[in-house]
Context: one part of a larger RNA
RNA sequence: CGCAAGAGCAUUGAGAGGAGUCCUCCUUAGUACGAGAGGACCGGGAGGAACGCACCGCUGGUGUACCAGUUAUCACGCCCGUGGUAGACGCUGGGUAGCCAAGUGUGGAGCGGAUAACCGCUGAAAGCAUCUAAGUGGGAAGCCCACCUCAAGAUGAGUGCUCUGACUAGUUUAACUAGGUAAGGUCACAGGUAGAACACCUGUUCAUAGGCAGUCGGUGUACGUGCAGUAAUGUACUUAGCCUAGCUGUCCUAACAGACCGAGGA
Repeated sequence: CGCAAGAGCAUUGAGAGGAGUCCUCCUUAGUACGAGAGGACCGGGAGGAACGCACCGCUGGUGUACCAGUUAUCACGCCCGUGGUAGACGCUGGGUAGCCAAGUGUGGAGCGGAUAACCGCUGAAAGCAUCUAAGUGGGAAGCCCACCUCAAGAUGAGUGCUCUGACUAGUUUAACUAGGUAAGGUCACAGGUAGAACACCUGUUCAUAGGCAGUCGGUGUACGUGCAGUAAUGUACUUAGCCUAGCUGUCCUAACAGACCGAGGA
């Protein structure tokens, strides 16, 4: 911009993409077959490999400052206690959310269709024979559908429901131009389940973000004081203290103030 007014929501599916895999074992059955050796079709069940999708309850990885330990050095006047630097964590031990796999769920289902090679039935031309000429059946990991995803710019622009309403001015009178609006939308604002930007989604008819409170969870017993020890240190108060992204609650703070676009119907 289009989809012959302007919007919101929900849909149909032309079409497109994805998937489609394989192995082993048990049973049928040591049966059919075969002199024996050997050894099935069909059907039923179980386990697995690789691959795909999803997720983080479990097992773990990461988790750049969440907790603790610790060396050197500098600073806060000193002790104590802290802070800075040592590569854009100094090193080390752990680790919430998120992300992830090695973790755990799940998928490849059809006694649907039309077929290929091939196998048939009936059957003439050609008194026979012949799957074919008329007619008709079976038959593949392949084709179409079925399964998952996208999808009306499918210009062939589809469908349903709901909302808005027939304004003002000019005029060359038109499916005109301009303006203010309706439903609605955009910007802006607080943000994230979304995200390179854009887009998407939520938000004052409010828990959207921060704060605060509680809690899950992490670290591992803070500071200070007392006691024991010459001291290093240990011990009691103390499963303490501290805490990022999690969860719940609470309007305390900030989502204010606003701006703009947007129909008048052959």
RNAcentral holds the full RNA, with entries from ENA. Large-subunit ribosomal RNA, domain VI from Scytonema sp. UIC 10036, 266 nucleotides, folded computationally. The prediction has a mean pLDDT of 86. It matches the Rfam family "Bacterial large subunit ribosomal RNA". Rfam links the family to the GO terms structural constituent of ribosome and ribosome.